[in-house]
This record gives sequence, C1' cells and structure tokens, in this order.
RNA sequence: UUCUUAUCCAGAGAAGCGGAGGGACUGGCCCCAUGAUGCUUCGGCAGCGGACUUUCGAAAAAGUACUGUGCCAAUUCCAGCAGGCGAUAGCCUGGGAGAUGAGAA
Repeated sequence: UUCUUAUCCAGAGAAGCGGAGGGACUGGCCCCAUGAUGCUUCGGCAGCGGACUUUCGAAAAAGUACUGUGCCAAUUCCAGCAGGCGAUAGCCUGGGAGAUGAGAA
C1' cells in the first nucleotide's frame, strides 16, 4: 500500500513548546492570536487484539485494565451517490468515501 472483516448518535483535558492555520477531500458550517493544527509530559476515556479471572460440557458471555493499538470540539460536525416520504424546509433507508482494530498478501 492492497484485500477481508468488525465498529463508528456513548465516553474522555490540563500544563509546557511553538506561532497560523485547522476540522481527510469538495461544498456548507464551524474552531482559531482569549493561541488553533502540531509536538512533548502527565492525566483520562474506551474495551479492538493479547493476557488473566468468573460462569460454562462446549460454544459463548461477563469482568479486570497488566500489555499492543486507538481515542479525548461539534454524530465520522452535516451533506456528497441511489431510493423512499414530504411542502420548498426537512426526515428515513441503503451505499460510497474516511477513521480505528484484527487477520492476510
């Protein structure tokens, strides 16, 4: 990098550095010198893989948070393609794209 598969309406921030953009892309809408994005430290959330414990004939389920990841503005911020409902607003379903875990090449 590609493929397969599961999940994505819950949850969780302080300090230091630094100094202009950032929220994947496009449109919208937002965040941002009252210092964003990013990096570091500490803290936290969650429970995907491993480990361990319990129930259990097994399958499986529940739990712990030791370990490998992940995450800590807004539902993946909303939409993007197709279909349905509706009244133009809007709503619903499926898909696509993206993110993360696990497995494989």